The prediction has a mean pLDDT of 82. A computed fold for an 84-nucleotide RNA from a Syntrophaceae bacterium, annotated as c-di-GMP-I riboswitch aptamer. It was read from a public genome assembly, where an Rfam model found it. Taxonomically the source falls in Syntrophaceae (Bacteria, Pseudomonadati, Syntrophia, Syntrophales). Of the family's consensus pairs, 95% are formed in the model.
[in-house]
RNA sequence: UUGCCUCAAUACCAAACCAGGAGUAAUCCUGGGACGGAAAGCCACGGGUCCACUUGUAGGAGGGUGGAUGGCCGGGUUGCCUUC
Numbered sequence: 001u002u003g004c005c006u007c008a009a010u011a012c013c014a015a016a017c018c019a020g021g022a023g024u025a026a027u028c029c030u031g032g033g034a035c036g037g038a039a040a041g042c043c044a045c046g047g048g049u050c051c052a053c054u055u056g057u058a059g060g061a062g063g064g065u066g067g068a069u070g071g072c073c074g075g076g077u078u079g080c081c082u083u084c
Stems, first nucleotide, its partner, number of pairs: 012037002017032006035071001041077003045074003048069008
């Protein structure tokens, strides 16, 4: 110096809920607020889940199109610190 394990510190983010706003909705944004997070930074590529429209049917199941979810999982990508 690098890697692994691990510890700590300085920082960071922000669940539920409340107020205001956007949206048909899922959900998102701003402020407050902290449940938690070692990528809870970013990206809808795959899967899952949710919403709208549509098809199908006696009713369904299933199918199609568009949207949402990164704090559901996987994956890609970028970054901070580290005693012994």